[in-house]
Predicted 3D model of RNase P RNA and transfer RNA as a complex of 452 nucleotides.
RNA sequence: CAGGUUAGUUAGGCGAUUGCAGGUGAGGUAUUCGCCCCAUCUGAGGAAAGUCCGCACUCCAAAGAGCUUGAUGUCGGGUAACACCCGAAGCGGAGUAAUCUGCUGGACAGGGCCACAGAAAUAAACCGCCGAAGUGAGUGCCCCGGCAUUCGCUGGCAACGGUGAAAAGGUAGUGUAAGAGACUACCGGCGCAGAUAGUAAUAUUUGCGGCCAGGCAACCCCCAUCAGGAGCAAGACCAAGCAGGAACGAGAGGCUGCUCGUCUCAAUUGAGUUCCGGGUAGGUCGCAAGAAGUAUUGGGUGACCAAUACUCCAGACAGAUAAUCGCCCAAGUGCUUGCGCUGGACAAAAUGCGGCUUAUAAACUGACCUGGGGA
RNA sequence: CGGGGUGUAGCGCAGUUUGGCAGCGCACCGCGUUUGGGACGCGGGGGUCGGCGGUUCAAAUCCGCCCACCCCGACCA
Numbered sequence: 001c002a003g004g005u006u007a008g009u010u011a012g013g014c015g016a017u018u019g020c021a022g023g024u025g026a027g028g029u030a031u032u033c034g035c036c037c038c039a040u041c042u043g044a045g046g047a048a049a050g051u052c053c054g055c056a057c058u059c060c061a062a063a064g065a066g067c068u069u070g071a072u073g074u075c076g077g078g079u080a081a082c083a084c085c086c087g088a089a090g091c092g093g094a095g096u097a098a099u100c101u102g103c104u105g106g107a108c109a110g111g112g113c114c115a116c117a118g119a120a121a122u123a124a125a126c127c128g129c130c131g132a133a134g135u136g137a138g139u140g141c142c143c144c145g146g147c148a149u150u151c152g153c154u155g156g157c158a159a160c161g162g163u164g165a166a167a168a169g170g171u172a173g174u175g176u177a178a179g180a181g182a183c184u185a186c187c188g189g190c191g192c193a194g195a196u197a198g199u200a201a202u203a204u205u206u207g208c209g210g211c212c213a214g215g216c217a218a219c220c221c222c223c224a225u226c227a228g229g230a231g232c233a234a235g236a237c238c239a240a241g242c243a244g245g246a247a248c249g250a251g252a253g254g255c256u257g258c259u260c261g262u263c264u265c266a267a268u269u270g271a272g273u274u275c276c277g278g279g280u281a282g283g284u285c286g287c288a289a290g291a292a293g294u295a296u297u298g299g300g301u302g303a304c305c306a307a308u309a310c311u312c313c314a315g316a317c318a319g320a321u322a323a324u325c326g327c328c329c330a331a332g333u334g335c336u337u338g339c340g341c342u343g344g345a346c347a348a349a350a351u352g353c354g355g356c357u358u359a360u361a362a363a364c365u366g367a368c369c370u371g372g373g374g375a
Numbered sequence: 376c377g378g379g380g381u382g383u384a385g386c387g388c389a390g391u392u393u394g395g396c397a398g399c400g401c402a403c404c405g406c407g408u409u410u411g412g413g414a415c416g417c418g419g420g421g422g423u424c425g426g427c428g429g430u431u432c433a434a435a436u437c438c439g440c441c442c443a444c445c446c447c448g449a450c451c452a
């Protein structure tokens, strides 16, 4: 210098004028609710999005028991909590490398599935190999029930071939009628017991056992842990206004699945449900000082935590956060090459917060890797 | 703002529970029948199951993310 990897930052910048929304303060006006005006401060995001998780908060009983159902799943830690984050472990994949990335309890508790092909899908014998054992027939010999041999049946075997995504260890030898972990040695895997290191997952290692075991649990299931339900249109208060009627009805509700328990309301002067009809669609709170932000110091490999100091940083209700001008920056484009034109990614709060996922033009900073050049 | 559901041929739907060749009706095309048309009979074509990724030998079906569409929810008597 070029290319790349990774961690982060910004989210066009500055200035002026005019507006919009909210807070605070002063003033004017008005009987009051208020209205007007001035000053000052603040005014979208890294994702505000999808609503996929987890919480706070509110009501139901500040929440109960059991089952069902759902979620999570190597180990340790962080956190208010999580399906998130950090670190570590095992088995893989991509890359020369930096680095990135996938998977993860249990398949000897049990059930289920494994299409087609193939003999056979967890079970075995089609092509094959054999003639030890039994038996039938033929032939030969000895000589009258034995031997040898050929063919067949019962039978023994699972090495070899083919099928498939998947076929029950591998190599060498022993062994046998033929074979086979049937046996032996070495290698690989599994299980049991022990030692060492580690908090642990696990790693290394010693001994024993022929134990040699298919896959799917993002199928049911088992094990461990967690989860009561609904959601700010939750919920609390004020104001205004109207018109009730019909059906069902002894239980109903908290409770979207069941049982129990408990509480509240009600039992014909009738709770509640459904339908038809009517009225209002106004205000205040919830709702912005918080698991808050910034800086420094300390602890920790890290996620993160602690202490101290400072700051207050949108709060609308059909929804404000904008418009114009000037200079600069980035991008595109045209030509007279230093000017003109276009025009700024994704997208925009709605109770709040922590994550995940998805969308995203361009610029900048740190660290690291590879290649080339120079000293 | 919150909650729930659907997506399969041109249209309306089944198949998803329990993974194993994508089907049914109407429509479309050809032939027959008819003087011709309709109806009827016979035969045929048309799909990458909304999109992308994952699990699996194998995915419309199971899991995750995204997209589009639809439905419900104010208060008072």
Base pairs, nucleotide, nucleotide: 001371002370003369004368005367006366007365008364009363010362012328013327014326015325016324017323018322020043021042022041023040024039025038027036028035029034045346049357050356052355053354054353055352056351057231058230059229060228064260065259066258067257069227070226071225072224073223074088075087076086077085078084089104090103091102092101093100094099105222106221110220111219112216113215114214126161128157129156130155133154134153135152136151137150138149139148140147141146142145169187170186171185172184173183174182188212189211190209191208192207193206194205195204196203197202235285236284237283238282244276245275246274247273248272251265252264253263254262278451279450280449292311293310294309295308296307297306298305299304329344331342332341333340334339335338376448377447378446379445380444381443382442385401386400387399388398395432403419404418405417406416407415425441426440427439428438429437

It holds a member of the Rfam family "Bacterial RNase P class A". The family's RNA type in Rfam is ribozyme. Rfam links the family to the GO terms tRNA processing, ribonuclease P activity and dimeric ribonuclease P complex.